Predicted 3D model of a 384-nucleotide RNA (Bacterial RNase P class A) from a soil metagenome. Its Rfam family is "Bacterial RNase P class A". From the family's description: Ribonuclease P (RNase P) is a ubiquitous endoribonuclease, found in archaea, bacteria and eukarya as well as chloroplasts and mitochondria. The family's RNA type in Rfam is ribozyme. Model confidence (mean pLDDT): 75 of 100. The sequence is in RNAcentral, with records from MGnify.
RNA sequence: AGACGGCCGGGCGGUCGCUCCCUUCCUUCGGGAGGGGGGAGGAAAGUCCGGGCUCCACGGCGAAAAGGCGGCGGGUAACGCCCGCCGGGGGCGACCCCAGGGAUAGCGCCACAGAAAGCAAACCGCCCCGUCGCUCGCGCCGGGGCAAGGGUGAAAGGGUGCGGUAAGAGCGCACCGCGUCUCCGGCGACGGAGACGGCAUGGCAAGCCCCGCCUGGAGCAAGACCGAAUAGGGACGACGCGUUCUUCGCAAGGAGGACAGGGCUUCGCCGGCCCGAGCCGUCCGGGUAGGUCGCGAGAACCGUCCAGCAAUGGGCGGUCCAGAGGAAUGGCCGCCGCGCCCGUCGCGAGACGGACGGCACAGAACCCGGCUUACAGGCCGUCU
Repeated sequence: AGACGGCCGGGCGGUCGCUCCCUUCCUUCGGGAGGGGGGAGGAAAGUCCGGGCUCCACGGCGAAAAGGCGGCGGGUAACGCCCGCCGGGGGCGACCCCAGGGAUAGCGCCACAGAAAGCAAACCGCCCCGUCGCUCGCGCCGGGGCAAGGGUGAAAGGGUGCGGUAAGAGCGCACCGCGUCUCCGGCGACGGAGACGGCAUGGCAAGCCCCGCCUGGAGCAAGACCGAAUAGGGACGACGCGUUCUUCGCAAGGAGGACAGGGCUUCGCCGGCCCGAGCCGUCCGGGUAGGUCGCGAGAACCGUCCAGCAAUGGGCGGUCCAGAGGAAUGGCCGCCGCGCCCGUCGCGAGACGGACGGCACAGAACCCGGCUUACAGGCCGUCU
RNA backbone atom coordinates (compact mmCIF):
# COMPACT_ATOMS: atom_id res chain seq x y z
C1' A A 1 0.00 0.00 0.00
C1' G A 2 -3.67 -3.69 -0.35
C1' A A 3 -6.99 -8.42 0.22
C1' C A 4 -10.36 -11.16 3.30
C1' G A 5 -13.06 -12.24 7.82
C1' G A 6 -15.16 -10.99 12.65
C1' C A 7 -16.90 -7.32 16.30
C1' C A 8 -18.52 -2.53 18.45
C1' G A 9 -21.39 1.36 16.94
C1' G A 10 -20.74 6.56 22.79
C1' G A 11 -20.25 5.47 28.59
C1' C A 12 -21.65 6.67 33.81
C1' G A 13 -24.70 9.37 37.30
C1' G A 14 -28.87 12.59 38.74
C1' U A 15 -33.80 14.30 37.74
C1' C A 16 -38.65 14.64 35.26
C1' G A 17 -41.80 11.62 32.30
C1' C A 18 -43.98 7.15 28.79
C1' U A 19 -45.40 1.78 28.24
C1' C A 20 -45.94 -3.42 29.99
C1' C A 21 -45.69 -7.08 34.02
C1' C A 22 -45.56 -8.53 39.40
C1' U A 23 -46.86 -7.06 44.32
C1' U A 24 -49.05 -4.11 48.64
C1' C A 25 -52.66 -0.51 50.05
C1' C A 26 -56.94 2.62 48.94
C1' U A 27 -61.39 2.86 45.99
C1' U A 28 -67.12 6.23 44.23
C1' C A 29 -65.01 -0.40 41.07
C1' G A 30 -63.85 3.78 36.39
C1' G A 31 -59.24 3.66 38.68
C1' G A 32 -55.44 5.85 41.90
C1' A A 33 -50.93 5.68 45.09
C1' G A 34 -46.28 3.17 46.85
C1' G A 35 -42.41 -0.61 45.90
C1' G A 36 -39.79 -3.98 42.41
C1' G A 37 -38.62 -5.61 37.36
C1' G A 38 -38.54 -5.53 31.59
C1' G A 39 -38.47 -1.84 27.45
C1' A A 40 -35.50 -1.28 19.59
C1' G A 41 -31.61 -2.84 15.48
C1' G A 42 -27.32 -4.63 12.96
C1' A A 43 -29.76 -3.38 9.72
C1' A A 44 -35.99 -2.96 13.35
C1' A A 45 -35.43 -0.66 6.42
C1' G A 46 -36.66 -2.58 1.08
C1' U A 47 -40.91 -6.25 1.28
C1' C A 48 -37.05 -9.42 -2.93
C1' C A 49 -36.93 -15.03 -1.79
C1' G A 50 -38.00 -19.32 1.77
C1' G A 51 -40.92 -21.18 6.01
C1' G A 52 -44.25 -21.28 10.55
C1' C A 53 -49.32 -19.77 11.62
C1' U A 54 -54.53 -18.53 9.81
C1' C A 55 -58.58 -18.55 6.42
C1' C A 56 -60.46 -19.85 1.47
C1' A A 57 -60.49 -23.49 -2.44
C1' C A 58 -59.69 -28.71 -3.02
C1' G A 59 -61.83 -36.74 -3.50
C1' G A 60 -56.90 -38.97 -5.30
C1' C A 61 -53.28 -39.12 -9.20
C1' G A 62 -51.54 -37.03 -13.60
C1' A A 63 -51.31 -33.36 -17.42
C1' A A 64 -51.71 -28.42 -19.54
C1' A A 65 -51.12 -23.14 -18.87
C1' A A 66 -48.30 -19.39 -16.31
C1' G A 67 -44.12 -18.13 -13.38
C1' G A 68 -39.41 -19.38 -11.37
C1' C A 69 -34.80 -22.08 -10.95
C1' G A 70 -30.26 -24.39 -13.73
C1' G A 71 -21.92 -26.86 -13.04
C1' C A 72 -21.11 -30.93 -9.00
C1' G A 73 -21.36 -32.63 -3.91
C1' G A 74 -23.03 -31.30 0.89
C1' G A 75 -25.91 -28.22 4.77
C1' U A 76 -30.92 -26.74 6.11
C1' A A 77 -37.73 -26.92 8.30
C1' A A 78 -37.12 -24.70 3.45
C1' C A 79 -34.90 -21.48 -0.15
C1' G A 80 -33.38 -18.31 -5.74
C1' C A 81 -29.65 -18.87 0.86
C1' C A 82 -24.90 -20.93 2.88
C1' C A 83 -20.30 -24.14 2.66
C1' G A 84 -16.70 -27.00 -0.08
C1' C A 85 -15.14 -28.25 -4.92
C1' C A 86 -15.03 -28.03 -10.59
C1' G A 87 -14.90 -25.03 -15.13
C1' G A 88 -14.28 -20.03 -17.42
C1' G A 89 -12.51 -14.83 -16.84
C1' G A 90 -9.50 -10.83 -14.17
C1' G A 91 -5.27 -9.55 -10.85
C1' C A 92 2.30 -9.64 -9.82
C1' G A 93 -0.28 -11.55 -5.46
C1' A A 94 -3.54 -12.19 -1.06
C1' C A 95 -7.99 -12.67 -3.66
C1' C A 96 -12.26 -11.20 -6.74
C1' C A 97 -16.22 -11.97 -10.66
C1' C A 98 -19.63 -15.55 -13.58
C1' A A 99 -28.41 -16.12 -15.40
C1' G A 100 -22.33 -21.58 -15.24
C1' G A 101 -28.05 -26.91 -18.69
C1' G A 102 -28.75 -27.62 -24.34
C1' A A 103 -26.43 -24.14 -30.64
C1' U A 104 -25.62 -31.89 -35.22
C1' A A 105 -34.35 -31.06 -32.43
C1' G A 106 -36.41 -26.89 -35.06
C1' C A 107 -37.36 -21.56 -36.07
C1' G A 108 -35.27 -16.74 -35.86
C1' C A 109 -31.43 -12.81 -35.54
C1' C A 110 -26.25 -11.14 -36.49
C1' A A 111 -26.91 -3.62 -36.45
C1' C A 112 -22.92 -0.19 -38.49
C1' A A 113 -18.79 -0.86 -41.49
C1' G A 114 -17.41 -4.06 -45.34
C1' A A 115 -16.66 -6.98 -51.86
C1' A A 116 -18.67 -10.77 -48.81
C1' A A 117 -22.31 -12.21 -42.23
C1' G A 118 -24.24 -18.38 -43.47
C1' C A 119 -25.74 -23.31 -49.35
C1' A A 120 -19.63 -17.74 -47.38
C1' A A 121 -17.10 -13.92 -50.09
C1' A A 122 -12.47 -11.47 -55.13
C1' C A 123 -12.57 -4.50 -52.94
C1' C A 124 -7.20 -3.74 -52.85
C1' G A 125 -3.82 -7.54 -53.76
C1' C A 126 -0.74 -12.26 -55.45
C1' C A 127 0.04 -15.73 -59.62
C1' C A 128 -0.47 -18.05 -64.71
C1' C A 129 -1.97 -17.74 -70.00
C1' G A 130 -3.24 -14.85 -74.54
C1' U A 131 -3.51 -10.20 -77.85
C1' C A 132 -1.35 -5.38 -78.20
C1' G A 133 2.08 -1.49 -76.74
C1' C A 134 6.67 0.39 -75.34
C1' U A 135 11.21 3.52 -72.26
C1' C A 136 12.22 -4.29 -71.78
C1' G A 137 10.33 -4.11 -67.28
C1' C A 138 5.91 -3.07 -66.78
C1' G A 139 1.07 -1.30 -68.52
C1' C A 140 -4.17 -1.68 -71.03
C1' C A 141 -7.70 -5.39 -72.30
C1' G A 142 -9.54 -10.56 -72.22
C1' G A 143 -9.54 -15.63 -69.91
C1' G A 144 -8.38 -18.37 -65.50
C1' G A 145 -6.23 -19.76 -60.51
C1' C A 146 -5.63 -18.12 -55.16
C1' A A 147 -8.56 -16.94 -48.86
C1' A A 148 -1.38 -16.07 -48.00
C1' G A 149 -1.14 -10.39 -47.18
C1' G A 150 -3.98 -5.41 -46.73
C1' G A 151 -8.59 -3.23 -45.38
C1' U A 152 -13.88 -3.58 -42.62
C1' G A 153 -16.00 -5.68 -38.36
C1' A A 154 -17.80 -8.00 -31.94
C1' A A 155 -17.13 -12.07 -35.35
C1' A A 156 -14.23 -13.38 -42.14
C1' G A 157 -15.04 -21.23 -42.22
C1' G A 158 -8.96 -23.29 -36.65
C1' G A 159 -3.75 -20.78 -34.57
C1' U A 160 1.89 -20.67 -34.87
C1' G A 161 6.04 -22.52 -37.52
C1' C A 162 8.43 -25.43 -41.36
C1' G A 163 7.81 -27.66 -45.97
C1' G A 164 5.29 -27.27 -50.51
C1' U A 165 3.45 -24.38 -54.79
C1' A A 166 3.08 -20.44 -60.72
C1' A A 167 0.83 -18.06 -56.49
C1' G A 168 -1.72 -20.39 -52.71
C1' A A 169 -4.48 -23.70 -49.67
C1' G A 170 -4.64 -29.01 -43.57
C1' C A 171 -2.09 -29.65 -49.63
C1' G A 172 1.78 -32.39 -46.16
C1' C A 173 4.18 -32.39 -41.24
C1' A A 174 5.21 -30.79 -35.79
C1' C A 175 3.01 -28.42 -31.54
C1' C A 176 -1.48 -26.13 -29.62
C1' G A 177 -6.89 -26.04 -30.13
C1' C A 178 -11.35 -28.97 -31.59
C1' G A 179 -14.07 -33.71 -32.29
C1' U A 180 -14.54 -39.24 -31.60
C1' C A 181 -12.93 -43.64 -29.05
C1' U A 182 -10.20 -46.24 -25.20
C1' C A 183 -7.67 -46.40 -20.51
C1' C A 184 -6.56 -44.21 -15.64
C1' G A 185 -7.97 -40.92 -11.24
C1' G A 186 -12.36 -38.74 -8.76
C1' C A 187 -19.03 -40.06 -5.24
C1' G A 188 -19.44 -36.24 -9.01
C1' A A 189 -18.84 -31.67 -11.92
C1' C A 190 -14.29 -32.77 -14.18
C1' G A 191 -9.02 -33.82 -14.83
C1' G A 192 -4.81 -36.69 -17.07
C1' A A 193 -2.72 -39.96 -20.87
C1' G A 194 -2.92 -42.48 -25.60
C1' A A 195 -4.86 -43.54 -30.44
C1' C A 196 -7.66 -41.86 -34.54
C1' G A 197 -9.93 -37.80 -37.52
C1' G A 198 -7.33 -32.78 -41.57
C1' C A 199 -11.34 -29.50 -39.32
C1' A A 200 -16.74 -30.88 -40.44
C1' U A 201 -19.82 -28.38 -36.05
C1' G A 202 -19.14 -19.40 -36.35
C1' G A 203 -21.91 -16.53 -32.45
C1' C A 204 -26.59 -15.32 -29.78
C1' A A 205 -31.05 -19.40 -25.65
C1' A A 206 -31.06 -11.98 -19.88
C1' G A 207 -34.76 -14.39 -28.80
C1' C A 208 -38.58 -18.19 -29.42
C1' C A 209 -37.66 -22.99 -28.04
C1' C A 210 -35.93 -28.06 -25.98
C1' C A 211 -34.49 -30.83 -21.37
C1' G A 212 -34.66 -31.43 -15.97
C1' C A 213 -36.58 -29.63 -11.22
C1' C A 214 -40.04 -26.48 -8.14
C1' U A 215 -44.75 -23.78 -7.34
C1' G A 216 -53.05 -23.83 -5.24
C1' G A 217 -54.66 -18.60 -3.61
C1' A A 218 -54.78 -14.71 0.01
C1' G A 219 -52.47 -12.70 4.05
C1' C A 220 -52.40 -10.76 11.49
C1' A A 221 -56.58 -5.10 8.21
C1' A A 222 -55.10 -13.48 8.45
C1' G A 223 -58.62 -15.24 11.78
C1' A A 224 -61.47 -16.55 16.65
C1' C A 225 -64.63 -14.88 20.78
C1' C A 226 -67.64 -11.18 23.63
C1' G A 227 -70.73 -7.28 22.27
C1' A A 228 -73.65 -1.89 23.64
C1' A A 229 -76.55 2.98 22.36
C1' U A 230 -79.35 4.37 17.88
C1' A A 231 -81.73 2.56 13.49
C1' G A 232 -83.71 -1.71 11.21
C1' G A 233 -85.67 -7.42 11.48
C1' G A 234 -88.63 -11.31 14.21
C1' A A 235 -91.92 -13.36 18.33
C1' C A 236 -95.33 -12.45 22.37
C1' G A 237 -98.39 -9.21 25.41
C1' A A 238 -101.28 -4.50 26.84
C1' C A 239 -103.84 -0.29 24.76
C1' G A 240 -105.68 1.72 20.26
C1' C A 241 -107.23 1.39 15.20
C1' G A 242 -114.30 7.04 14.10
C1' U A 243 -117.70 8.31 9.81
C1' U A 244 -117.96 9.18 4.71
C1' C A 245 -116.70 10.31 -0.55
C1' U A 246 -113.53 9.86 -4.99
C1' U A 247 -109.95 6.96 -7.50
C1' C A 248 -106.54 2.60 -8.62
C1' G A 249 -106.78 -2.75 -7.92
C1' C A 250 -109.68 -9.52 -9.25
C1' A A 251 -108.56 -9.28 -4.08
C1' A A 252 -105.57 -8.04 0.12
C1' G A 253 -104.82 -3.23 0.16
C1' G A 254 -102.80 1.72 -1.65
C1' A A 255 -103.43 7.18 -2.76
C1' G A 256 -106.31 11.71 -2.06
C1' G A 257 -110.39 14.85 0.08
C1' A A 258 -114.31 16.32 3.71
C1' C A 259 -116.32 15.91 8.69
C1' A A 260 -115.63 14.25 13.73
C1' G A 261 -111.31 13.62 17.12
C1' G A 262 -106.31 14.75 19.25
C1' G A 263 -101.87 18.07 19.83
C1' C A 264 -99.40 23.12 19.75
C1' U A 265 -102.69 25.34 24.65
C1' U A 266 -104.35 25.96 32.10
C1' C A 267 -109.94 26.72 30.71
C1' G A 268 -113.90 28.47 26.78
C1' C A 269 -114.70 30.24 21.64
C1' C A 270 -112.65 31.58 16.74
C1' G A 271 -108.53 31.26 13.37
C1' G A 272 -103.78 28.98 11.86
C1' C A 273 -100.38 24.81 11.66
C1' C A 274 -99.47 19.61 12.63
C1' C A 275 -101.16 14.47 13.59
C1' G A 276 -104.94 11.38 11.98
C1' A A 277 -103.00 4.54 13.03
C1' G A 278 -100.20 3.17 15.48
C1' C A 279 -97.66 3.23 20.10
C1' C A 280 -95.58 0.94 24.56
C1' G A 281 -93.26 -3.18 27.15
C1' U A 282 -90.54 -7.90 27.37
C1' C A 283 -87.62 -11.39 24.77
C1' C A 284 -84.71 -13.40 20.42
C1' G A 285 -81.19 -13.26 16.38
C1' G A 286 -77.74 -10.74 12.85
C1' G A 287 -74.47 -6.77 12.76
C1' U A 288 -71.77 -1.69 13.90
C1' A A 289 -68.79 1.11 17.61
C1' G A 290 -65.89 -0.94 21.30
C1' G A 291 -63.31 -4.87 23.99
C1' U A 292 -60.51 -9.63 24.47
C1' C A 293 -57.55 -13.32 22.12
C1' G A 294 -54.21 -14.37 18.14
C1' C A 295 -49.14 -11.97 20.75
C1' G A 296 -44.21 -13.56 22.76
C1' A A 297 -40.37 -20.45 25.84
C1' G A 298 -38.52 -19.91 20.54
C1' A A 299 -35.76 -23.76 13.79
C1' A A 300 -34.42 -18.75 21.09
C1' C A 301 -29.92 -16.76 23.60
C1' C A 302 -25.18 -17.53 26.52
C1' G A 303 -21.15 -20.83 27.98
C1' U A 304 -18.66 -25.36 27.10
C1' C A 305 -17.45 -30.12 24.84
C1' C A 306 -17.73 -33.49 20.59
C1' A A 307 -18.20 -34.60 14.97
C1' G A 308 -17.02 -32.05 10.35
C1' C A 309 -11.99 -28.58 5.90
C1' A A 310 -16.49 -25.68 6.27
C1' A A 311 -21.67 -24.45 6.08
C1' U A 312 -23.79 -27.03 10.03
C1' G A 313 -25.29 -30.84 13.46
C1' G A 314 -25.32 -33.11 18.37
C1' G A 315 -24.53 -33.48 23.93
C1' C A 316 -24.33 -30.98 28.75
C1' G A 317 -25.12 -26.68 31.95
C1' G A 318 -27.41 -21.94 32.53
C1' U A 319 -30.94 -17.72 31.29
C1' C A 320 -36.13 -15.72 30.30
C1' C A 321 -34.96 -11.31 27.04
C1' A A 322 -40.21 -5.29 24.32
C1' G A 323 -45.28 -6.49 23.29
C1' A A 324 -47.26 -0.86 22.27
C1' G A 325 -51.16 -0.14 18.88
C1' G A 326 -52.25 5.97 15.91
C1' A A 327 -48.66 3.43 18.11
C1' A A 328 -44.38 3.67 24.65
C1' U A 329 -38.76 2.93 24.57
C1' G A 330 -37.98 10.11 25.65
C1' G A 331 -36.46 15.29 27.58
C1' C A 332 -33.04 18.18 30.62
C1' C A 333 -28.46 18.64 33.59
C1' G A 334 -23.42 17.14 35.15
C1' C A 335 -18.85 14.34 34.35
C1' C A 336 -16.01 11.41 30.97
C1' G A 337 -14.59 9.41 25.91
C1' C A 338 -13.91 10.47 20.61
C1' G A 339 -13.91 14.20 16.58
C1' C A 340 -13.31 19.15 14.66
C1' C A 341 -11.99 24.38 15.45
C1' C A 342 -9.26 28.33 18.14
C1' G A 343 -5.31 29.96 21.45
C1' U A 344 -0.52 29.16 24.15
C1' C A 345 4.08 26.31 24.56
C1' G A 346 7.39 23.19 21.59
C1' C A 347 12.38 22.34 15.96
C1' G A 348 9.05 18.24 15.94
C1' A A 349 6.18 14.25 17.82
C1' G A 350 3.00 16.33 21.05
C1' A A 351 1.24 18.79 25.81
C1' C A 352 -2.20 22.24 28.17
C1' G A 353 -6.59 25.43 28.06
C1' G A 354 -11.26 27.03 25.74
C1' A A 355 -15.65 26.62 22.48
C1' C A 356 -19.10 23.26 19.63
C1' G A 357 -27.22 23.59 18.01
C1' G A 358 -20.28 17.83 16.60
C1' C A 359 -20.87 11.84 17.55
C1' A A 360 -23.50 7.98 11.66
C1' C A 361 -27.53 4.95 9.14
C1' A A 362 -31.82 4.63 11.20
C1' G A 363 -37.50 3.34 15.07
C1' A A 364 -40.23 -3.05 16.48
C1' A A 365 -46.07 -3.53 14.73
C1' C A 366 -47.65 -11.83 13.99
C1' C A 367 -42.99 -14.55 14.17
C1' C A 368 -38.54 -16.94 12.15
C1' G A 369 -34.28 -18.17 8.25
C1' G A 370 -31.89 -15.47 4.25
C1' C A 371 -30.71 -11.75 0.49
C1' U A 372 -30.22 -6.64 -0.81
C1' U A 373 -29.64 -1.61 0.42
C1' A A 374 -28.00 2.57 4.12
C1' C A 375 -24.13 3.54 7.79
C1' A A 376 -19.88 8.99 11.18
C1' G A 377 -16.19 6.69 13.72
C1' G A 378 -13.44 2.70 15.87
C1' C A 379 -11.31 -2.24 17.41
C1' C A 380 -9.40 -7.29 16.48
C1' G A 381 -7.52 -11.42 13.53
C1' U A 382 -5.39 -13.85 9.09
C1' C A 383 -2.92 -13.05 4.56
C1' U A 384 -0.34 -10.52 0.07